[in-house]
RNA sequence: AGGGAACCGGGCAGCCGCUGCGGCUUCGGCCGUGGAGGAAAGUCCGGACUCCACAGGGCGGCACGCCUGCUAACGGCAGGGAGGAGCGAUCCUACGGAAAGUGCCACAGAAAAUACACCGCCGAAGGCUCUUUCGAGCCAGGUAAGGGUGAAAUGGUGGGGUAAGAGCCCACCGCGCUCCUGGUAACAGGGGCGGCAGGGUAAACCCCGUGCGGAGCAAGGCCAAAUAGGGAGGCGCUAAGGCUGGCCCGGCCGUGCCUCCGGGUAGGCCGCUUGAGGCCGUCGGUGACGGCGGUCCCAGAGGAAUGGCUGCCACCCCGGUUCGCCGGGGUACAGAAUCCGGCUUACAGGUUCCCUU
Numbered sequence: 001a002g003g004g005a006a007c008c009g010g011g012c013a014g015c016c017g018c019u020g021c022g023g024c025u026u027c028g029g030c031c032g033u034g035g036a037g038g039a040a041a042g043u044c045c046g047g048a049c050u051c052c053a054c055a056g057g058g059c060g061g062c063a064c065g066c067c068u069g070c071u072a073a074c075g076g077c078a079g080g081g082a083g084g085a086g087c088g089a090u091c092c093u094a095c096g097g098a099a100a101g102u103g104c105c106a107c108a109g110a111a112a113a114u115a116c117a118c119c120g121c122c123g124a125a126g127g128c129u130c131u132u133u134c135g136a137g138c139c140a141g142g143u144a145a146g147g148g149u150g151a152a153a154u155g156g157u158g159g160g161g162u163a164a165g166a167g168c169c170c171a172c173c174g175c176g177c178u179c180c181u182g183g184u185a186a187c188a189g190g191g192g193c194g195g196c197a198g199g200g201u202a203a204a205c206c207c208c209g210u211g212c213g214g215a216g217c218a219a220g221g222c223c224a225a226a227u228a229g230g231g232a233g234g235c236g237c238u239a240a241g242g243c244u245g246g247c248c249c250g251g252c253c254g255u256g257c258c259u260c261c262g263g264g265u266a267g268g269c270c271g272c273u274u275g276a277g278g279c280c281g282u283c284g285g286u287g288a289c290g291g292c293g294g295u296c297c298c299a300g301a302g303g304a305a306u307g308g309c310u311g312c313c314a315c316c317c318c319g320g321u322u323c324g325c326c327g328g329g330g331u332a333c334a335g336a337a338u339c340c341g342g343c344u345u346a347c348a349g350g351u352u353c354c355c356u357u
Base pairs, nucleotide, nucleotide: 001356002355003354004353005352006351007350008349010313011312012311013310014309015308016307018035019034020033021032022031023030024029037333041344042343044342045341046340047339048338049216050215051214052213056249057248058247059246061212062211063210064209065208066080067079068078069077070076081095082093083092084091085090096207097206101205102204103201104200105199118147119146120143121142122141126139127138128137129136130135155173156172157171158170159169160168174196175194176193177192178191179190180189181188182187220270221269222268223267230261231260232259233258234257235256241253242252243251244250277296278295279294280293281292282291283290284289314331315330316329317328318327319326320325
């Protein structure tokens, strides 16, 4: 100067106030003990739990996409592989398939797939013209090695060969097929054969593989109370109607159902916090994490408690300094609401460890 990981993010005292639970109570209160986060945010994923509900098949739709593990599960996490960035520690990846098909690659350029050659090179064996000859020019034809354009131009480099060139031939690299070795695997290394499909793009359509009921604590349950168990229309009892994420099939419930108008209630209790829980130790594992043992109970409000004031301290900034300190200012992001595991975003300041140059 960087890279990676973890933690804190205010403390103490006094006075007053609120609230959960337990105990006591002369019912006024008193005592004890707890009381907002690392993200409580976003509502983006995955679940637990509750109800529909006994809940199947097909199509469609959506999500994920290297391999192997962890986990209740995940689109998460860990380790590894491949590709890329970096001097490095490390970091990033929407990482199956382009030989199933379709689409797209602007502009520039001759040309971006049916690949018609711009500048060039050859033009010996062919033709024409000029020339005493040497030779020069033009045409047919050959060519894609050189130059130019471009992000990308039909594999690359070197040599041989050729009229000049070209995988035309050869060596190596690349590519394809195949075998062996190592690895659970993704892959890596090596051998052999083959002149060889022109490239890119699937975070384009698509193909392949795997997975997927819905709604959500305003879920749902109990108690009490009140009103007008009112009025109109339609359909139907040969089955209307309803449920099953969209559609179809199937299945189930089913005599009442659907629509409109009008009236009453919206009060109390439960759900409600003991958990895929925290902490400590030990064992196994590279790790995520798991096993075993011990210990602890750490918010549960109900329009919404968890606070206010004062003093001192801590940290940061500015000024002064006789270097003892003094004075002033500031202290981030932010507030539980069924709960948990992740991800993402915000964050003044501070501490520790490891690694690189």